[in-house]
Molecule: transfer RNA
Organism: Elusimicrobium minutum
RNA sequence: GGGCGGUUAGCUCAGCGGUUUAGAGCGUUCGCCUCACACGCGAAAGGCCAGAGGUUCAAAUCCUCUACCGCCCA
Numbered sequence: 001g002g003g004c005g006g007u008u009a010g011c012u013c014a015g016c017g018g019u020u021u022a023g024a025g026c027g028u029u030c031g032c033c034u035c036a037c038a039c040g041c042g043a044a045a046g047g048c049c050a051g052a053g054g055u056u057c058a059a060a061u062c063c064u065c066u067a068c069c070g071c072c073c074a
Stems, first nucleotide, its partner, number of pairs: 001073007010026004018057001028044005050066005
């Protein structure tokens, strides 16, 4: 330098272009339970979907560029 894949909650990951509202597990906090802890049950907080532009009535999702990570080729 070229090709491919990835970037979504603190971590690991889902998420057919469309129901106002982006979800799960783990973790965190609170409550219940317990003498207490753990387990279990319930609830809450936490995301402007890597950045910018474009297409569209409508974009996390499609296209382009940029940044970063990984693999392959040279």